[in-house]
RNA sequence: UGAACGCUAGCGGCGGACCUAACACAUGCAAGUCGAGGGGCAACAUGAUAUUAUUAUAUUUAUAUAGUAAUAUUGAUGGCGACCGGCGAACGGGUGAGUAACACGUACGCAACUUUCCUUUUGCAGGAGGAUAGCCUGAGGAAACUCGGAUUAAUACUCCAUAAUACAAAUUAUUUAAUAAUAUUUUGUUAAAGUAUUUACGGCAAAAGAUAGGCGUGCGCCCGAUUAGUUAGUUGGUAAGGUAACGGCUUACCAAGACCACGAUCGGUAGGGGGCCUGAGAGGGUGAUCCCCCACACUGGUACUGAGACACGGACCAGACUCCUACGGGAGGCAGCAGUGAGGAAUAUUGGUCAAUGGAGGCAACUCUGAACCAGUUACGCCGCGUGCAGGAGGACGGCCUUAUGGGUUGUAAACUGCUUUUGUAUGAGGAAUAAACUUUUCUACGUGUAGAAAACUGAAUGUACUCUACGAAUAAGUAUCGGCAAACUCCGUGCCAGCAGCCGCGGUAAUACGGAGGAUACAAGCGUUAUCCGGAUUUAUUGGGUUUAAAGGGUGCGUAGGCGGUCCUUUAAGUCAGUAGUGAAAUCUUACAGCUUAACUGUUAAAACUGCUAUUGAUACUGAUAGACUAGAGUAAGAUUGGAGUAGCUGGAAUGUGUGGUGUAGCGGUGAAAUGCAUAGAUAUCACACAGAACACCAAUCGCGAAGGCAGGCUAUUAAAUCUUUACUGACGCUGAGGCACGAAAGCGUGGGGAGCAAAUAGGAUUAGAUACCCUAGUAGUCCACGCUGUAAACGAUGAUCACUAGCUGUUGAAUUUUUUAUUUUUCAGUGGCUAAGCGAAAGUGAUAAGUGAUCCACCUGGGGAGUACGAUCGCAAGAUUGAAACUCAAAGGAAUUGACGGGGGCCCGCACAAGCGGUGGAGCAUGUGGUUUAAUUCGAUGAUACGCGAGGAACCUUACCAAGGUUUAAAUGUGCUACGCAUGAUUUAGAAAUAAAUCAGUUCUUACGAACGGAGUGCAAGGUGCUGCAUGGUUGUCGUCAGCUCGUGCCGUGAGGUGUUAGGUUAAGUCCUUCAACGAGCGCAACCCCUAUUGUUAGUUGCCAUCAGGUAAUGCUGGGGACUCUAACAAGACUGCCGACGUAAGUCGUGAGGAAGGUGGGGAUGACGUCAAAUCAUCACGGCCCUUAUGUCUUGGGCUACACACGUGCUACAAUGGCCGGUACAAAGGGCAGCAACUAGGCAACUAGAAGCAAAUCUCUAAAGCCGGUCUUAGUUCGGAUUGGAGUCUGCAACUCGACUCUAUGUAGCUGGAAUCGCUAGUAAUCGCGCAUCAGCCAUGGCGCGGUGAAUACGUUCCUGGGCCUUGUACACACCGCCCGUCAAGCCAUGGAAGUCGGAAGUACCUAAAGUCGGUGACCAUAAUAGGAGCUGCCUAGGGUA
Repeated sequence: UGAACGCUAGCGGCGGACCUAACACAUGCAAGUCGAGGGGCAACAUGAUAUUAUUAUAUUUAUAUAGUAAUAUUGAUGGCGACCGGCGAACGGGUGAGUAACACGUACGCAACUUUCCUUUUGCAGGAGGAUAGCCUGAGGAAACUCGGAUUAAUACUCCAUAAUACAAAUUAUUUAAUAAUAUUUUGUUAAAGUAUUUACGGCAAAAGAUAGGCGUGCGCCCGAUUAGUUAGUUGGUAAGGUAACGGCUUACCAAGACCACGAUCGGUAGGGGGCCUGAGAGGGUGAUCCCCCACACUGGUACUGAGACACGGACCAGACUCCUACGGGAGGCAGCAGUGAGGAAUAUUGGUCAAUGGAGGCAACUCUGAACCAGUUACGCCGCGUGCAGGAGGACGGCCUUAUGGGUUGUAAACUGCUUUUGUAUGAGGAAUAAACUUUUCUACGUGUAGAAAACUGAAUGUACUCUACGAAUAAGUAUCGGCAAACUCCGUGCCAGCAGCCGCGGUAAUACGGAGGAUACAAGCGUUAUCCGGAUUUAUUGGGUUUAAAGGGUGCGUAGGCGGUCCUUUAAGUCAGUAGUGAAAUCUUACAGCUUAACUGUUAAAACUGCUAUUGAUACUGAUAGACUAGAGUAAGAUUGGAGUAGCUGGAAUGUGUGGUGUAGCGGUGAAAUGCAUAGAUAUCACACAGAACACCAAUCGCGAAGGCAGGCUAUUAAAUCUUUACUGACGCUGAGGCACGAAAGCGUGGGGAGCAAAUAGGAUUAGAUACCCUAGUAGUCCACGCUGUAAACGAUGAUCACUAGCUGUUGAAUUUUUUAUUUUUCAGUGGCUAAGCGAAAGUGAUAAGUGAUCCACCUGGGGAGUACGAUCGCAAGAUUGAAACUCAAAGGAAUUGACGGGGGCCCGCACAAGCGGUGGAGCAUGUGGUUUAAUUCGAUGAUACGCGAGGAACCUUACCAAGGUUUAAAUGUGCUACGCAUGAUUUAGAAAUAAAUCAGUUCUUACGAACGGAGUGCAAGGUGCUGCAUGGUUGUCGUCAGCUCGUGCCGUGAGGUGUUAGGUUAAGUCCUUCAACGAGCGCAACCCCUAUUGUUAGUUGCCAUCAGGUAAUGCUGGGGACUCUAACAAGACUGCCGACGUAAGUCGUGAGGAAGGUGGGGAUGACGUCAAAUCAUCACGGCCCUUAUGUCUUGGGCUACACACGUGCUACAAUGGCCGGUACAAAGGGCAGCAACUAGGCAACUAGAAGCAAAUCUCUAAAGCCGGUCUUAGUUCGGAUUGGAGUCUGCAACUCGACUCUAUGUAGCUGGAAUCGCUAGUAAUCGCGCAUCAGCCAUGGCGCGGUGAAUACGUUCCUGGGCCUUGUACACACCGCCCGUCAAGCCAUGGAAGUCGGAAGUACCUAAAGUCGGUGACCAUAAUAGGAGCUGCCUAGGGUA
């Protein structure tokens, strides 16, 4: 907001209510009225008359009178159907299809017009006539209706008379620019109607007014140029016709005009305005309700009547549709009010009344009025009211949350007590205003028909609004939201599912985002959603933007229109400014006031406003126009210069190629390496001569010239330009420039030449997985010239042209000036470069050659993609160029800079990184770990470096977590605290695999005498889980890496991210130190401090030592003794580039320097910055969440972790003579030891066994090997090698089968030094040799951690491989190169283009045909008093139809 949808709903007031199908409509109503115009009289009523019946009375019984009823007659009366006539029906009501137009709005004009009814004024109304409806009658037809005959009236019609300021023609005068106007005079023509009655209503002519219309003009009024030309009655004139009136409105003739870039024509869309919504405004959007105007009335056309129509409820024709029909023919038009169907998301009653307001007719009463006033439906909108108020806590119950014996929240909320009664209910009571008039009656005034007064009459809504009474909290709350924007939070469920979502986004097991709940927030009889418009959006920028790099400067110049334009002055007053007048309808908006209880609403209350248009008066600064003047802009002249400016011609040398000839011989050429190719038919090379075409080395330069493209050997001719000087001349002549014109690299095209070299295409050779490429050998268009075309480039300074102004420094080109006229210097102008201030800029940057500050003009931009594409048009020989969209799709695309990371980018540096060496692994056998496979189970974890002899520093049972089987369990098998008790334990028996269950017997451990251990009992506390998640975590650890880095404070720089410091130059192992510096300091790391080791000293001297002295032994520090030495273990010293020399500012480096045990961190260890890998570990431990609870807990037995086609890692032992075996012989360190180490003795071949001293340890003990000496073996699968297997044993242990180690004996496999590849190590190191320890009953240990013995080789060096550090550079990467990202393709879907064609709609043009109808012609027929008229026939035009 005219809304719709979802959920919900108590009342009232005021408003609104088919936005879609201008789709089709059943039914009813919406325009009639007048008898005071007429003839009449069907219906109704009255009267009169007649007849009949009947009653009463009177009487002569048949009449009379009176009454009643029926029938008939009678227009006599009231009135009145149909008809003639008058007025109205052209208003009111509806709709918005058409219309881009003088349709509308606004302001003017008509000397070019009309106007029924109304008002005013003047005058008039005499006479005559013939018809025609109706009625009557006849006929046709189903109907609608039609035709004929007879007769009749009027305020119907006709004629005559009269008549004007009417109309027509003419005359005179005045005025006007003019058509013409005013006044005067003369002549001619044209009119009428009565009715009714005493009061009125009408009629005719003329004039004026009012009202309503008609016509014309200025200005305003949507989109498209992928619509650029349109127009023949077209533009104007003359004449005529036509109209109420002007006019090409129509016709004839004449002329050739008219409109258009200030947007014609064409196409699309649309009723216009007042207003309404929004906005600070400027604007943007819109045109429901109310008011004004227009247009339309089923579609199209046409006229008639009339004052007015080309007519919504009239006519005719054509068309479509619907209905009736007797099939011949007819009828109809809701976009009036209701209502129906259809369409649609969607929009109301087939209501009441003329009481009021208004309209038509009428003298009036009155009639009609779906206009109007009311009521009904509807939360569609706006406004108002209510759903209660006060009290009430130990804070009830219930719900929800929680850290759960408790607390919080719902919440004073409820219950309960008191109060009120709007609203509601009442078959309770009362009760308005809207009514004033018209009309009738009465009265008054005077002028007898007017004015005034009084009374009477009339209410649809309505017994309504409103007031009172009674009752009683009684009848009345929802909707959406709660991640941020944006007010409001928790739990449960779900687990990228279901779903949410306006944007960002949420959901993958702890979701404030989904669903539910509790709570909260917002609004409230409504609340949300959807749609639409404006705002925010300065995001089309007039106010109020931009164009170097983000989108955007045309490739360049000349120049038309246009825009803009120097100094002084005259006039004018168009723009501009001010005053005044008119207009700008009302409503709306604003302010004040007033009326409904308030508000909404309303006001014939007032004010203001309507920013506009028109007219008029004034002002003159500025702009314009006009007249004149000037020289500073611009140009001209003279002089002097400059250049690779253009065009044409002539000409030169070098190089290349080719040809001929000579010399000369085997290759040449080419590449990373080759090959194709050339060459014994003589190449390449070289010499001489000749020819050809193209390009011009050096000079040469941030150089010069040109508008740009571009221009380079030399000379000549010619054309153009620029600069400087003089200040002589012109006097604003200028700037820009849409369209337009010209120029315009390379490639390309056409025609004709030319063709040396180069070289798309092409061929061959290579490279490669391939190689339609890069490289090589050939090679055609082309490149060159002439003449045409093309018209584009990163045509770039990615920066349009012109003018003015705004700090400097320093080069260079041309000219002038100054100076001592040479060199140099000063100054000025015009170019061309660099750096920089201010300023500008998002920054990068720019900075007098601006991207600064201003002015003028042009061009261009408005998110990315689609796309510079499609279609159309123009240009082109073609290629193509120019112009240039949309659908659809995305939430970004982009710029500049920053920090990282990365690079088969650069620089510097380091490390067993490479190189130089030594030894291994990879081949064999075995050991061990892993994968895989297998299995009831082979428990689990670790998986590039940084898993794989790893967790495990000891799997036969246990461990053990796995499997099978058997048990056990809810207070409890288990642990622990306390209490008291006493055990514990051992033995036996039964069942069993054992756990376990049951029974019997025996029985008091240790001790400091406090107590401890153990057992069952009681009691308190705790369940347990090696189940899942290392991606919820703590702690711990690996790695980069013992790499030299990582940061902070303050300051400074930058809009900011951030930078600086930390960079640079040196130096170092080192961000180690020095120097410098907008930095100055500091922290974590480095180094040092700590430990071991190398030297010495001091102190101390047992368990260690023994030089000297003494004693002793077979021998031994064995003993006395000693502290000298070794050693032990505490404290010191020492090494710091300290000294010298060289170099260097310094730091420091160098020296085979000195001294020294050690020399430049002496060697080794511990020590691991900020961080990275969601690295590892929930199975060391701890811990959140989840899961199991007679089991995923726990106990037991047995099995498994030890499997075995295979693959890998780590090791051991070897392959032998630098060796094996045998015999003899020597020297350690560091550790361990009482459930232990064990000397020594004995036994055994041995493992070991039996005894046994010593030792809780510098005292005792475990305790060396390689080596050395001698012998043997002699190159052999061996006296190498020891796997495997047989036999026999030893030891540990409840127990060696699965599954232990060791010993003896026998056996004696593979293997003769190891492919590709790969590992470790720089000195007491590698290599080699043994020893010890932890774990441990034993041991699968060849592993791990330590210890000593023997003891090398090599490093030129930093190109490469690998890893790392610093600086710098590029980046479209930031999950950071294991990144990002391009194209094709399967299937499906969306949108769009093309397509042989096909179908439909709209519009235009030409031709044919042509209804009704106007206008015209004719009119032998009808008809007349008439030369009125008409039928008929016919011409032009035209809706429609047909063809193209």
Model confidence (mean pLDDT): 81 of 100. The RNA shown here (small-subunit ribosomal RNA) has 1444 nucleotides and comes from an uncultured bacterium. The RNAcentral record of the sequence draws on Greengenes.